About this RNA:
The RNA shown here (transfer RNA) has 83 nucleotides and comes from a bacterium. Its mean pLDDT, the model's own confidence on a scale to 100, is 80. It was read from a public genome assembly. Its Rfam family is "tRNA". The family's RNA type in Rfam is transfer RNA. Rfam describes the family as follows. Transfer RNA (tRNA) molecules are approximately 80 nucleotides in length.

[in-house]
RNA sequence: GCCGCGGUGGUGAAAUGGUAUACACGCACGGUUCAGAGCCGUGUGGGGGCAACCCCAUGGGAGUUCAAGUCUCCCCCGCGGCA
Numbered sequence: 001g002c003c004g005c006g007g008u009g010g011u012g013a014a015a016u017g018g019u020a021u022a023c024a025c026g027c028a029c030g031g032u033u034c035a036g037a038g039c040c041g042u043g044u045g046g047g048g049g050c051a052a053c054c055c056c057a058u059g060g061g062a063g064u065u066c067a068a069g070u071c072u073c074c075c076c077c078g079c080g081g082c083a
Base pairs, nucleotide, nucleotide: 001082002081003080004079005078006077007076010025011024012023018066026044027043028042029041030040031039032038045056046055047054048053059075060074061073062072063071
């Protein structure tokens, strides 16, 4: 240099172009217990607001589209292959 795969909450990660965070773990609080482990329940991206609710967020930027994590282009980073 060329080719391929990938980058999403705190972690592993799911998501057919249609509510971004399913599912699991972790964490917080509560229940159970003499206490703990385990188990069960609720909550858990960021900012604003008394609240209803609003804004932002899938590595960065641009494009297509009514609508993009997803499709297209450029760039950054990681892994594998070729030279």